[in-house]
Context: one part of a larger RNA
RNA sequence: GGUUCAUGGUGGAUGCCUUGGCGUCCAGAGCCGAUGAAGGACGUGGUUAAGCUGCGAAAAGCUCCGGGGAGCCGCUAAACAGGCAUUGAUCCGGAGAUAUCCGAAUAGGGAAACCAGUCGAGAUUCAUAUCUCGGCACCGCGCAAGCGGAGGGAACGCAGAGAACUGAAACAUCUAAGUACCUGCGGGAAAGUAAAGAAACCUCGACUCCCCUAGUAGCGGCGAGCGAACGGGGAUCAGCCUAAACCGAGGCAGUGCCAAGCUUAUGGGCGUUGCUGUUUCGGGGUCGUGGGACUCACGAGAACAACCAUAAAAGUUCUAAGAAGUUACAAAGUACGCAUCUAGGAGAAUGGCAUGGGAAGGCCAGCUGCAAAGGGUGAAAGCCCCGUAUCCGAAAGAUGACGUGCCUUCUGUGAGUAUCCCGAGUAGCGCCGGACACGUGAAACCCGGUGUGAAUCUGGGGGGACCACCCCCUAAGGCUAAGUACUACUGGACGACCGAUAGCGUAAUAGUAGCGCGAGCGAAAGGUGAAAAGAACUCCUUCUAGGAGAGUGAAAUAGUACCUGAAACCAUGAACUU
Repeated sequence: GGUUCAUGGUGGAUGCCUUGGCGUCCAGAGCCGAUGAAGGACGUGGUUAAGCUGCGAAAAGCUCCGGGGAGCCGCUAAACAGGCAUUGAUCCGGAGAUAUCCGAAUAGGGAAACCAGUCGAGAUUCAUAUCUCGGCACCGCGCAAGCGGAGGGAACGCAGAGAACUGAAACAUCUAAGUACCUGCGGGAAAGUAAAGAAACCUCGACUCCCCUAGUAGCGGCGAGCGAACGGGGAUCAGCCUAAACCGAGGCAGUGCCAAGCUUAUGGGCGUUGCUGUUUCGGGGUCGUGGGACUCACGAGAACAACCAUAAAAGUUCUAAGAAGUUACAAAGUACGCAUCUAGGAGAAUGGCAUGGGAAGGCCAGCUGCAAAGGGUGAAAGCCCCGUAUCCGAAAGAUGACGUGCCUUCUGUGAGUAUCCCGAGUAGCGCCGGACACGUGAAACCCGGUGUGAAUCUGGGGGGACCACCCCCUAAGGCUAAGUACUACUGGACGACCGAUAGCGUAAUAGUAGCGCGAGCGAAAGGUGAAAAGAACUCCUUCUAGGAGAGUGAAAUAGUACCUGAAACCAUGAACUU
C1' cells in the first nucleotide's frame, strides 16, 4: 500500500406519508366598468422591523338584520401589556357606511401611483396664504333637460385580413389550411332561422346540434389527398313584425278664386276650408289551396254624433263575451304563494379483561342501521369525536321557462270583380374573381368587383350547361327562445392518475429569488415527537461552536443540521497479504 470484516462519519437514495397537483363527470353561475372596473402603488396592528391575509385616514376594521353558543383579539410566531364576552363576544351569512393615490383616468400637465389650475361653498386668519367638500375631459343623439359610449375579461362566437414548415418520398397546380398569427366587435352564449327550399311525378315542410347514410356519389399533376347531399333515426321545438295599394290628419309647394266644397234629404248657415304633387304621423295590410286593397251582404248591448235642427246610413268610444301576454310577436310591472340558492339545526348504537408508552388490534359478552361513505383520535373504531342515511330551517338578498289575482293588449264571416298594390340600379346578361366536397370543367345554384339593365301575378325564381313539358317556390326589409359551444369562477362526486428529480413552473414569502437594456426567461426548498414534555442543574471551552453527565420521552443512533438513513467518499480497530 492492498483485501476482508467490524464500528463510526459524511451523504440523502429508498421505503412510508401528504397539506398540493392532474384528469373526467354532474350541477350552478356566466359578464365587470364614469355610482370609477380589471390590475396596482402607498398606507393600516399597544409592543409590529419583514412577508402573507384583511382593510382604507371611519384603514386585521364601523352599522343593522339573521345564524351560532363560549370563548376571543388573522398566519409565519411565541410572549408581554391591555381589553372584549350569556345585556350573547370572536366566528358565519345577508344588507349598508367608509373606501387615500394611480389606472379607460376624465379640468390641465406628466417620466403611472406625481405636479398643479379655475368656479362655488365652508374651516382658519386682522388679512393674504393654507386646508376641506363639490363641479369643470372627449365623442354620439337631442332645441334643451338629459341619455348613452370609452376600458377590462380564461376559453367558446361572428367577421376582416391571412402564412410557412410539412405531404406529394424532388417540385410549380394541389396539400398543410381558411389552420397558426394579427385585427374589429359581441354575448352568456354567439351564429343561423320561418323556403324565390328540398325532392321527383311520390311527397316533405323554419333554424341549430348529434348518430347513420359514407369514406359512398363525386372532386383530384384522377397524384398526394379532399370529400358531400338526398333520405332515415334522435335532441329541442314557435312563430312573427314591416314596405306598398287604400283611408284620415298635419307641414310645404303649385293651382284656384267667393265659386267649388262642407255624407244624404229639407230648412238655416259656414267658407284663408277645395284640387294636384311631395313629405311626416296614425289606421289598414303581410300571402303562394296566391294574398291584400276595393265593392256588396250579414253581425251582442249602451252612449256620443262633427256647421246647426230633424231623420237615415256610416263612424267613434265604452261595456259584455272570448282570446292572449312580459324571450320575438305592444309594453311597465305588482301582490301573495311555491321551489331553489346565499349561514345553519336534529341525527341511532359498547362495555369488560390481558398485553403495551398508548388499544381502535387480541379474547369475552352485547347493540344500531333508510346511517358498515370517509376522516380523526397515542397501533387497525359501524356504536369515542367530526360526520354519514334521513329529515328540518331564513329577518335580509338573489333566481325561477312555476301557480293565482291585479294589470295590459286584441276582436267577426261570406261573396264579387280584375281597377290598384305586392320591396330597383334590384333580378337578368357580358367580363374578372371568390365560395360551394366540386382545381373551368358540360358547371348550375350562392357572393363580390366592373359594365349594361327588366317585369308586378297572363308577373318572377328554381329543379346542376341549355330547350320543352311538368313540378316546387314567391328574391331584392326586419325580429325570434329551446336544443349546441366553452369554463376564468362556485359547489359536489369519482380515478387500474402523481406522491416531493413525480404531480401544475409553484405542496413552502412562486411567477418569488435570480438573470436580461428589453420583449422575456425563471429556480431550489416537504416530514422531531402521541404530546415540546424542545433538555432544569453540573462540568470542559473564548461569558463561543461543540461536547460529557443529569433529566424528558416508548425511543434521543427521534435533539430542532431532527422519520427511515442505501451507495460513492473519509476515518478508527482487527485479521490476512505484498